[in-house]
RNA sequence: UAAUUCAGGCGGACAAUCGCGGCAUUGCCGAGGAAAGUCCGGGCUUCACAGGGCAGGAUGCCGGAUAACGUCCGGUGGAGGCGACUCCAAGGAAAGUGCAACAGAAAUAAACUACCCUUCUUGUAAGGGAAAAGGUGGAAAGGCAGUGUAAGAGACUACCGCCCUGCCGGUAACGGCAGGGGCAUAUGUAAACCCCAUCCGAAGCAAGACCAAACAGAGAGCGAUACGGCGGCCCGUCGUGCCCUCAGGUAGGUCGCUGGAGGUCACCGGCAACGGUGAUCCGAGAUAGAUGAUUGUCGGGACGUUUCGUCCAACAGAACCCGGCUUACAGCCUGGAUUAUGCC
Numbered sequence: 001u002a003a004u005u006c007a008g009g010c011g012g013a014c015a016a017u018c019g020c021g022g023c024a025u026u027g028c029c030g031a032g033g034a035a036a037g038u039c040c041g042g043g044c045u046u047c048a049c050a051g052g053g054c055a056g057g058a059u060g061c062c063g064g065a066u067a068a069c070g071u072c073c074g075g076u077g078g079a080g081g082c083g084a085c086u087c088c089a090a091g092g093a094a095a096g097u098g099c100a101a102c103a104g105a106a107a108u109a110a111a112c113u114a115c116c117c118u119u120c121u122u123g124u125a126a127g128g129g130a131a132a133a134g135g136u137g138g139a140a141a142g143g144c145a146g147u148g149u150a151a152g153a154g155a156c157u158a159c160c161g162c163c164c165u166g167c168c169g170g171u172a173a174c175g176g177c178a179g180g181g182g183c184a185u186a187u188g189u190a191a192a193c194c195c196c197a198u199c200c201g202a203a204g205c206a207a208g209a210c211c212a213a214a215c216a217g218a219g220a221g222c223g224a225u226a227c228g229g230c231g232g233c234c235c236g237u238c239g240u241g242c243c244c245u246c247a248g249g250u251a252g253g254u255c256g257c258u259g260g261a262g263g264u265c266a267c268c269g270g271c272a273a274c275g276g277u278g279a280u281c282c283g284a285g286a287u288a289g290a291u292g293a294u295u296g297u298c299g300g301g302a303c304g305u306u307u308c309g310u311c312c313a314a315c316a317g318a319a320c321c322c323g324g325c326u327u328a329c330a331g332c333c334u335g336g337a338u339u340a341u342g343c344c
Base pairs, nucleotide, nucleotide: 001340002339003338004337005336006335007334008333009332010331012298013297014296015295016294017293018292020030021029022028023027032315036326037325039324040323041322042321043320044204045203046202047201056200057199058198059197060196061075062074063073064072065071076090077088078087079086080085091195092194096193097192098189099188100187112134113133115129116128117127118126119125120123142160143159145157146156147155161183162181163180164179165178166177167176168175169174208255209254210253211252215248217246218245219244221242222241226240227239228238229237230236262281263280264279265278266277267276268275269274300312301311302310303309304308
């Protein structure tokens, strides 16, 4: 210099005026990195709940972090890349079931061509051997080389792979070494059913708690007894009335509601995720839902007739809160690492 790769950050700045929401009392505060999708996890709330199981769902190498997680960190194994680095739901296919199009002789089982042997009727024959060669396929029966043989074959041998056992290293996943097995331990698929292990009670702030006009309800009392019903009349009883108490509860109101697994800085522990200690800061809380507009200066970008002028402004907008994931995003900034080339 060129081409890459990983990590982190910003998301125009300041001021004035007017407007809106909140709290205070005349000042202060007022959208985001994703406030989004609502896909996971937790707090909180109400209901349910002795214990256990079934069903259903999620997760699935190992260790750690955490309130918890399907997240994150550090490793192992595998895949890709020259490399920095990236990606992987990565248990079980000797429990059972299912599926594997087409091609091909044959797809879990094999003789189509070619090869070898035998026979005699000498052929486009019959019988047998054989998975080494050809061809098909994603996959053809451990691979490859040799020995061997009529031709062949783990039939035998070396190396590699696989399986079993032991030892060593590691917390573990796993790795290394040695010995043994001749490989019927016979293909793939479990984001097919399934099996195994672990975890999960349900619903969600329109959760829910409280106050309470209206309006159903329950009980006690009151008029020397009004009105009405039962009755011919009285007593009695029921309802209406007044007042008190209790309970429910609509409209409406209050709380939940934002000071919290909180932010920033420093130090300490840890490879890291993260944790601890100290100091300091308070940064929206509406309820049909505020967060907007204009102007000035500076900054960014584009264009032009370039001491200047004109134009432009990503994705998107809180609704109980928090930790993640995923998706969207104009324009930039910072740091680490890699490869190639040149120069010193």